The prediction has a mean pLDDT of 78. This is a predicted structure of a 100-nucleotide RNA (Bacterial small signal recognition particle RNA) from Anaerolineales bacterium UBA2181. Its Rfam family is "Bacterial small signal recognition particle RNA". By type it is a non-coding RNA gene. Taxonomically the source falls in Anaerolineales (Bacteria, Bacillati, Chloroflexota, Anaerolineae). It was read from a public genome assembly, where an Rfam model found it.
RNA sequence: GAUUGGGUCCUGCGCGGCGGAAGCCGCCGAACCUGGUCAGGUCCGAGAGGAAGCAGCCAUAAGGUGUAUCUUCCGGGUGCCGCAGGGUUGCCUGGUCGGA
Numbered sequence: 001g002a003u004u005g006g007g008u009c010c011u012g013c014g015c016g017g018c019g020g021a022a023g024c025c026g027c028c029g030a031a032c033c034u035g036g037u038c039a040g041g042u043c044c045g046a047g048a049g050g051a052a053g054c055a056g057c058c059a060u061a062a063g064g065u066g067u068a069u070c071u072u073c074c075g076g077g078u079g080c081c082g083c084a085g086g087g088u089u090g091c092c093u094g095g096u097c098g099g100a
Base pairs, nucleotide, nucleotide: 001097002096003095004094005093006092007091008090009086010085011084012083013082014081015079016078018075019074020073021072022071023070025066026065027064028063034059035058036057037056042051043050044049
């Protein structure tokens, strides 16, 4: 000096991790406009019975709250991770060849 490989650079895909949101689980949760059961009382009936149904209780909706794991979604100057492609102007490093 030439040539070649790898890294650095860019892009895409994937994996993990971080943050956020949602779902799942538990708890709370409706004077009435949810449901069930409906004391008391009310209504219908000669009666037997029946009807509607307040309070209470139970279960829950919307919603709120709590907590780890799991699942899904979103995001990034996340990772001395993986794969592929691009670039060879420049830098680092290895090999081969030639010359001085």